[in-house]
Molecule: Glycine riboswitch aptamer
Organism: Accumulibacter sp.
RNA sequence: GCGGCGCGAAAGGGAGAGCGCGGCAACGCCGCCGCCGAAGGCGCAAUCCACCCGGAAACGCUCAGGCAAAUGGACCGUUCGUGCAAU
Repeated sequence: GCGGCGCGAAAGGGAGAGCGCGGCAACGCCGCCGCCGAAGGCGCAAUCCACCCGGAAACGCUCAGGCAAAUGGACCGUUCGUGCAAU
């Protein structure tokens, strides 16, 4: 220095489903009905591994969250910084 695996930051891309109904002491709070999965959480275990320990999905649940736009958003690539291992 090239490449590999992580972490952080910046800007970019980024789905689904209600601008639902009602009540009240009303610029908020409460209740009811319907729905969504891609924050987080929980479950199963396809699977990964040194096949032990351990890890583990975009699958399942819908607790939380969300259901015009905005915000948020798993994840994706780019740039910069940084760590590890190997060469």